[in-house]
This is a predicted structure of a 131-nucleotide RNA (c-di-AMP riboswitch aptamer (ydaO/yuaA leader)) from Megamonas sp. UBA1796.
RNA sequence: AUUUUUAUACAGCCUAAUUCGUAUGAACCGGAGGAACCAAUCUCUUGGGGUCAAUCCUGCCUUGCAGGAGGAAUGUUUACUCUUGACAUUCUACCCGUCAGCUAACUUCGGCGGCUAAAAUAAGGGGGGUA
Repeated sequence: AUUUUUAUACAGCCUAAUUCGUAUGAACCGGAGGAACCAAUCUCUUGGGGUCAAUCCUGCCUUGCAGGAGGAAUGUUUACUCUUGACAUUCUACCCGUCAGCUAACUUCGGCGGCUAAAAUAAGGGGGGUA
């Protein structure tokens, strides 16, 4: 000097997953069930359904692994913002258990977990401010 790993702090990001309180809890955010009317002619194994970005396809040494398409997030040019594209770094999961359309009243549940190097681009639209 460079690279890699670990820990802590600060900062930032994904997510409903935050705040207050000594605490039981509360506020706030998010999900499910559940009439009439409407909808549906569906299910009874080719089961069905939910949260959600999280589905589909191919291959293999097959109950898993790998890859691809598609989908989702953050960052990079312009004072701000939106969209598309390019590049970079990531994600692509979980649950109910034969059962649920919508749905007022009502009932009920959750507020976890994880990530980060550096560097890095064009175009179009929009609103506002100043001169």
The organism belongs to Megamonas, within Bacteria. The sequence was found by an Rfam model in a public genome assembly.